Predicted 3D model of a 505-nucleotide part of an RNA (small-subunit ribosomal RNA, 5' domain) from an uncultured bacterium. The full RNA is in RNAcentral, with records from ENA and SILVA. Model confidence (mean pLDDT): 83 of 100.

[in-house]
Context: one part of a larger RNA
RNA sequence: ACGAACGCUGGCGGCGUGCUUAACACAUGCAAGUCACGGGGGCCCGCAAGGGCAACCGGCGAACGGGUGCGUAACACGUGAGCAACCUGCCGAAGUCUGGGGGAUAGCCGGCCCAACGGCCGGGUAAUACCGCAUACGCUCUCUGGUCGGCAUCGACUGGGGAGGAAACCUCCGGGGGACUUCGAGGGGCUCGCGGCCUAUCAGCUAGUUGGUGGGGUCAUGGCUCACCAAGGCGACGACGGGUAGCUGGUCUGAGAGGAUGGCCAGCCACAUUGGGACUGAGAUACGGCCCAGACUCCUACGGGAGGCAGCAGUGGGGAAUCUUGCGCAAUGGCCGAAAGGCUGACGCAGCGACGCCGCGUGUGGGAGGACGCCCUUCGGGGUGUAAACCACUGUUGCCCGGGACGAAACGCCUUUUUCGAGAGGCCUGACGGUACCGGGUGAGGAAGCACCGGCUAACUCCGUGCCAGCAGCCGCGGUAAUACGGAGGGUGCGAGCGUUGUCC
Numbered sequence: 001a002c003g004a005a006c007g008c009u010g011g012c013g014g015c016g017u018g019c020u021u022a023a024c025a026c027a028u029g030c031a032a033g034u035c036a037c038g039g040g041g042g043c044c045c046g047c048a049a050g051g052g053c054a055a056c057c058g059g060c061g062a063a064c065g066g067g068u069g070c071g072u073a074a075c076a077c078g079u080g081a082g083c084a085a086c087c088u089g090c091c092g093a094a095g096u097c098u099g100g101g102g103g104a105u106a107g108c109c110g111g112c113c114c115a116a117c118g119g120c121c122g123g124g125u126a127a128u129a130c131c132g133c134a135u136a137c138g139c140u141c142u143c144u145g146g147u148c149g150g151c152a153u154c155g156a157c158u159g160g161g162g163a164g165g166a167a168a169c170c171u172c173c174g175g176g177g178g179a180c181u182u183c184g185a186g187g188g189g190c191u192c193g194c195g196g197c198c199u200a201u202c203a204g205c206u207a208g209u210u211g212g213u214g215g216g217g218u219c220a221u222g223g224c225u226c227a228c229c230a231a232g233g234c235g236a237c238g239a240c241g242g243g244u245a246g247c248u249g250g251u252c253u254g255a256g257a258g259g260a261u262g263g264c265c266a267g268c269c270a271c272a273u274u275g276g277g278a279c280u281g282a283g284a285u286a287c288g289g290c291c292c293a294g295a296c297u298c299c300u301a302c303g304g305g306a307g308g309c310a311g312c313a314g315u316g317g318g319g320a321a322u323c324u325u326g327c328g329c330a331a332u333g334g335c336c337g338a339a340a341g342g343c344u345g346a347c348g349c350a351g352c353g354a355c356g357c358c359g360c361g362u363g364u365g366g367g368a369g370g371a372c373g374c375c376c377u378u379c380g381g382g383g384u385g386u387a388a389a390c391c392a393c394u395g396u397u398g399c400c401c402g403g404g405a406c407g408a409a410a411c412g413c414c415u416u417u418u419u420c421g422a423g424a425g426g427c428c429u430g431a432c433g434g435u436a437c438c439g440g441g442u443g444a445g446g447a448a449g450c451a452c453c454g455g456c457u458a459a460c461u462c463c464g465u466g467c468c469a470g471c472a473g474c475c476g477c478g479g480u481a482a483u484a485c486g487g488a489g490g491g492u493g494c495g496a497g498c499g500u501u502g503u504c505c
Base pairs, nucleotide, nucleotide: 001503002502004501005500006499007498008497011360012359013358014357015356016355017353018352019318024316025315026314028313029312030311033060034059035058038057039056042053043052044051045050067271068270069269077195078194079193080192081191082190083189086188087187088186091184092183093182094181095180096179097178098177099133101131102130108123109122110121111120112119113118139164140163141162142161143160144159145158146157147156148155149154169176170175197243198242199241204234205233206232209231210230211229212228213227214226215225216224246268247267248266249265250261251260252259253258273294274293275292276291277290296307297306298305299304324350326349327348328347332346333344334343335342336341363393364392365391366390373384374383375382376381397446398442399441400440401439402438403437407432412427413426414425415424416423417422449494450493451492452491453490454475455474456473460489461488462487463486464485470477471476
């Protein structure tokens, strides 16, 4: 010093923090939806206008956020560079465009199968769903010129020929969308230099191995992959093997150098029951998506199905040991939406635990050569000790009563100004919470323990015990006067804590 645990004890508050072990298994609830201003239909209210509900097609999101540390000694991480070898939905800036067609399919209707999960057949329908066509010459590919430049392959700018490639509309007319191109911002991918564990009782390792040519593959370089060719490549500056381990900013310690460490918070990485695989997509090789296989659990009408808490709570188990199946979307942030708003166990709060740090209190002043009790005694007395009683106060905190926030101004609505971009005023909105805080009342009233006292080391006597019972960090104590064991009185240290154990410096 600690994410601690154990023993004794325990008044309050603030801020933090809390499965270090079984990446063991999980009951239950919740944790990712949203859009009706894309579409057709269904149901409900209504005379209508219109409003509501939500299934389906469709769009965006679900690749974020949250968890864990298994694996990984690696370009995983840190730092500094490079990409003449790259991608990028949403957002911002600029430019151009939004023409004309087609065929389906859910929902729906009719029929059927099924224990369940679910599925089949027929009919018919829409779109911002799907597919052609036109246009594009800026984009892509190819052929072919010019200028400039560089870092091998080449790059930038500018011409010509050919081929290919877009779109989607809705509207309350305010607006909201769609397509292509260029640039940006932010995000990502790849490559390299350097840096950071132990082991030589691991000394040789290597066949896609090292390089080349060509094909494939990728957003992209590459032995990434494949065919052929060559025989290379790495290593005592520690290859290869084995062990251990997520890395960093930091944290602890130390005068520093250094040593140890990586919990909370932040960045990066890896993983999501185990192993493998791809699909969709701007982005995943996808925790709460799909498929296959394994183990396990559950349902079953035995034919077949369902599941994955290392999300938040919670349960069992393991363990010395680690919390509530709470409240709220009011704030911040995220997704969707034109908006209203919806969703959000992210988050904001509350609860539990002296687990830690910090602060406060358990009273203050007066009060006897000094009560009682207890202890010691040389029996005279001494100690506890101004301590108590008693007197006078105070009112932190607790309890009771009253008042009572900041966090909340936005969105929206109303009024108004307007250069039509926007601005001003008012109203609405608080989980925490009747909490913090403020005022009043009450009344010393409810609030002290723990370890130690042989030396190290601050603090001494009596009794009991008699190498017993026991103590002990080291030295060592105990066998009849033990300051060392046990108790008592007294003392010392710290104090809502005090000791013990463990670990690091």